[in-house]
A computed fold for a 357-nucleotide RNA from an Anaerolineales bacterium, annotated as Bacterial RNase P class A.

RNA sequence: CAGGCCGGCCGGGUGAUCGCGUCCCGCUGCGGCGGGAUGAGGAAAGUCCGCACUCCACAGGGCACGACGCCGGGGAAAGCCCGGGGCGGGGAAACCUGCCGGACAGGGCCACAGAAACAAACCGCCGCCCAGCGGGCGGUAAGGGUGAAAAGGUGGUGUAAGAGACCACCGGCGCGGGCAGUAAUGUCCGCGGCCAGGCAACCCCCGUCGGGAGCAAGGCCAAGCAGGGACGAACCGCGCUGCGGCGCGGGGGAGGCGGCCCGUCUCCCUGGAGUUCCGGGUAGGCUGCCCAGAUAGAUGAUCACCCAGGCGGGAUUUCCCGCUGGACAGAAUGCGGCUUACAGGCCGACCUGAGGC
Repeated sequence: CAGGCCGGCCGGGUGAUCGCGUCCCGCUGCGGCGGGAUGAGGAAAGUCCGCACUCCACAGGGCACGACGCCGGGGAAAGCCCGGGGCGGGGAAACCUGCCGGACAGGGCCACAGAAACAAACCGCCGCCCAGCGGGCGGUAAGGGUGAAAAGGUGGUGUAAGAGACCACCGGCGCGGGCAGUAAUGUCCGCGGCCAGGCAACCCCCGUCGGGAGCAAGGCCAAGCAGGGACGAACCGCGCUGCGGCGCGGGGGAGGCGGCCCGUCUCCCUGGAGUUCCGGGUAGGCUGCCCAGAUAGAUGAUCACCCAGGCGGGAUUUCCCGCUGGACAGAAUGCGGCUUACAGGCCGACCUGAGGC
């Protein structure tokens, strides 16, 4: 210098003009106006996980359901973070990445192929039998064939042929012990033929944890209408009637207009207008709610100069000129995480290659 890899950080700056939300001060003709202060993010997003907070439920225990599951540390907790372990995948390397309790508790499943997918006989091999170039019965997992997977491997003993049936070594598993480590685990030694598969993201078993709903939670105030209590006047005549009432006139009462009277309008006269009180509570308001804050939601736009970066031209290590130029996005009770989106840039560690001293 080039390419790569990991971690952390920034994600434009200044000024002018116009515009917006909240708060404070002043003025006001109550409509606003002026001044000052302040006003998004690393993710404010998705609403996936965990809390705070609120309401509901709840003696205790169990069942059911769900999540999680190697070890250590952190953390209020978490499908969280950091470090470590085992098995596996990618890269030449730095490094990246998947999985993680139990398969001798039990059930279920294992495509195609294959005789058989777990106590396997299709071919082959061996023994016996028969009416014998074939067939039957039995033994055999050593050989062939199928498959992703077929019952540890090599050699020997053994046998009718074979087989961990037995033996040696190797591999695995389990048990005991030594050493290292907090541990997961690693390593070494000894013992045991234990070697009859896989899947638990199929049910299941074991362990740990979990009551439900969510700020449209919830609390307070409370029009109108409806409901309940109290107060509350006085009815009369005529007509119609389906005998419940209805209509008209008179009288009276209450309310509106109005300063008052008159007038006028509306309603009522006992199944009662009107006045007043009461409880619940709708609309609505306040609160919950914030050193941004609230209401469907302010935090912006333009221009100039500058700063990275990109492109072109002239010079050719450093310079000059012109053009261009800054992403994703955006609070709504708060907090801790995870995930997703993101132009461009800065810092540090490391790996590989090339060159120089």

Background: The sequence was found by an Rfam model in a public genome assembly. The coordinates come from a structure-prediction model, not an experiment, and the mean pLDDT is 80. Its Rfam family is "Bacterial RNase P class A". It is annotated as a ribozyme. The source organism's lineage runs through Bacteria, Bacillati, Chloroflexota, Anaerolineae and Anaerolineales.